[in-house]
Context: one part of a larger RNA
């Protein structure tokens, strides 16, 4: 190291029954609760039986030799009769979490986490929404709103309050504010032609005025969606209140006043997988219990599809306790076999 066997006690070990040990035939036959979704819970729990040889009877079935079986009677033998091997449920009681089979961190997590059937919202009307792809094209779909994509929630049962002020989204269309190009007005520029003036000998070069053109600059005028605003929507993203006073002990507060608000947390659960304070108070179970279980509410900080509360079945899930068994432990011993390494 891998296996065996132990007085007397049996979990006293230890985070924890970790490991080990006990249960052990989906054989026959009797029995089997609570709770259920009436299926189930179930092999619930819990007895007793079994070999082997003789023999009455009775059922099928036969190719008529005989072949399965059952009810019963007597006997034989061990310590043991699913004798070996080999394979092969330990159970109850209760509580969380998740309805269930499934699925998952390939090599530290298999769950209370993912799915999921069910519910629910939003989009889509077909060249569909939506994905890919620059495109052409392809899926969706040789589908057709009992369809097809996304969201969130998870069975079933009872149910899912209030708020639309913010933020999304949807829908309006009077009025405000708004962008490029475009149109069209104005002011100024640029530039041809004419005519005229002013310097100048002249070339030329400044101005003024009609005139054509014009893509440059400024300006003003119409014009979208947005957004302001106008209602709606929370199983949309999200929120769900302070402070004083009051009843013939006292405590308490159905009651009142007052302040904010968008509206103040409704049922139903609650010391919880949430409670810090806290080993909260009480009952229970124990000689003794920071854990459990059932209560109580004064939730620091539960709460209704980021679902609330219960729930049979289920579950290599967590958590208390009990039966049963044991070298886990009082508490060590002894034995067999084998690996290193020394020694021989």
């Nucleotide at each position: 190291g891998u296996c065996c066997u132990c007085a007397a006690g049996g979990a006293a070990c230890u985070c924890g029954g970790c490991a080990a040990a006990a249960u052990a035939g989906c054989g026959g036959c009797c029995g089997u609760a609570a709770c259920u979704u009436a299926g189930g819970g179930a092999u619930a729990a819990g007895g007793c039986c079994u070999g082997c040889c003789c023999u009455u009877u009775c059922u099928c079935c036969u190719u008529c030799g005989g072949g399965a079986g059952g009810c019963g009677g007597g006997g034989c033998c061990g310590c043991a009769g699913c004798g070996a091997a080999a394979g092969a449920u330990u159970c109850c009681c209760a509580a969380c979490c998740g309805a269930c089979u499934g699925u998952u961190u390939a090599c530290c997590a298999a769950a209370a986490a993912c799915a999921c059937a069910g519910c629910u919202c939003c989009c889509u009307g077909c060249g569909a929404a939506c994905u890919c792809g620059u495109a052409a094209g392809a899926g969706g779909a040789g589908g057709u709103a009992u369809a097809g994509g996304g969201g969130g929630u998870g069975a079933c049962a009872c149910c899912u309050g209030a708020c639309c002020a913010a933020u999304g989204c949807c829908a309006g269309a009077a009025g405000g504010u708004c962008a490029a190009c475009u149109a069209c007005g104005g002011g100024u520029g640029g530039u041809g032609c004419u005519a005229u003036u002013c310097a100048g000998c002249a070339a030329u070069g400044g101005g003024u005025a009609g005139u054509g053109c014009u893509g440059g600059c400024u300006u003003g005028u119409a014009u979208a969606a947005g957004c302001c605003c106008u209602g709606g929507u929370c199983a949309a993203u999200g929120u769900c209140g302070g402070c004083g006073a009051u009843a013939a002990c006292u405590a308490u507060a159905a009651u009142c006043g007052u302040c904010c608000u968008a509206a103040g947390g409704u049922a139903g659960c609650g010391u919880a997988a949430u409670u810090c304070c806290u080993u909260g108070u009480c009952u229970g179970g124990u000689a003794a219990g920071u854990u459990c279980a059932g209560a109580c509410g004064u939730g620091c900080a539960c709460g209704a599809a980021u679902g609330g509360u219960g729930u049979a079945a289920c579950g290599a899930g967590u958590u208390g306790g009990g039966a049963a068994c044991u070298g886990u432990c009082u508490c060590g011993a002894g034995g067999a076999c084998u690996u290193g390494c020394u020694c021989g």
Predicted 3D model of a 344-nucleotide part of an RNA (large-subunit ribosomal RNA, domain IV) from a metagenome. Rfam family: Bacterial large subunit ribosomal RNA. The literature on the family includes a 2002 paper in BMC Bioinformatics by Cannone et al., "The comparative RNA web (CRW) site: an online database of comparative sequence and structure information for ribosomal, intron, and other RNAs". The prediction has a mean pLDDT of 83.